[in-house]
Molecule: glmS glucosamine-6-phosphate activated ribozyme aptamer
Organism: Sphaerobacteraceae bacterium
RNA sequence: AAGUUCACUCCAGCGCCAGGACUCGCAAGGAGGUGCGAGUCGACGAGGUGGAAGCCGAUCGAACUAUUCGGCGGAUGGCUUCCCGGCGGGCACAGUCGUGAUGACCGGUACAAACCGGCGGGGUGACCCGCCGACAAUCCCCGGCCAAGGUGCCAAC
Numbered sequence: 001a002a003g004u005u006c007a008c009u010c011c012a013g014c015g016c017c018a019g020g021a022c023u024c025g026c027a028a029g030g031a032g033g034u035g036c037g038a039g040u041c042g043a044c045g046a047g048g049u050g051g052a053a054g055c056c057g058a059u060c061g062a063a064c065u066a067u068u069c070g071g072c073g074g075a076u077g078g079c080u081u082c083c084c085g086g087c088g089g090g091c092a093c094a095g096u097c098g099u100g101a102u103g104a105c106c107g108g109u110a111c112a113a114a115c116c117g118g119c120g121g122g123g124u125g126a127c128c129c130g131c132c133g134a135c136a137a138u139c140c141c142c143g144g145c146c147a148a149g150g151u152g153c154c155a156a157c
Stems, first nucleotide, its partner, number of pairs: 014073004019069001020041008044061003050083007084098004089154005102147002105144004116133007
């Protein structure tokens, strides 16, 4: 580097449904609607975890003008404390960060799914699934600029 076998099926924007919306069946009924039963929908991806505890309203954009309503549980988010760890030779303190281990701001590069359109499949139906086609922001990265790069002891020269 290639091949084979096994495991996993993408692995917390995640799961769920007592409200609600919607569908089907049954009953009576002229119909609206009502009752019972069985179902469907109920957030689109990107990104995200050193360990522990506590608290809190848990990042980013997409679509839409809307049930992406309303709620429950969880959660890798934020803050504080402790431990561990990274950061100029070592150690300690301070500071800052979390293994990609300085931060703020500005500019730039790259990257998604749903919606929508097309094709196909499943369901009586609400609706669900697969394939193809477009486009983000945060972080990272690149460039610029600003801030911080301290104190003590030791070692070496």